[in-house]
Molecule: transfer RNA
Organism: Paenibacillus polymyxa SC2
RNA sequence: GGGGGAAUAGUUUAGUGGUAGAACAGCGGAUUCCAACCCCGCUGGCGUGGGUUCGAUUCCUACUUCCCCUGCCA
Numbered sequence: 001g002g003g004g005g006a007a008u009a010g011u012u013u014a015g016u017g018g019u020a021g022a023a024c025a026g027c028g029g030a031u032u033c034c035a036a037c038c039c040c041g042c043u044g045g046c047g048u049g050g051g052u053u054c055g056a057u058u059c060c061u062a063c064u065u066c067c068c069c070u071g072c073c074a
């Protein structure tokens, strides 16, 4: 240099055109003599820029970061 894959909540991830879910973590409550466990509730997210579309996390494109594979000539 070339090819392929990934990027969604603090973490691990689901969702693949029609207003984004879960688990754990965090916060509040209930329970308890106190705590742990369990239970109820809440907060919090689509890497960045453009394009297509009535509508984009999803499709196209460029970039950024990470992972994998891989030369030829000199």
Stems, first nucleotide, its partner, number of pairs: 001070007010024004018054001026042004047063005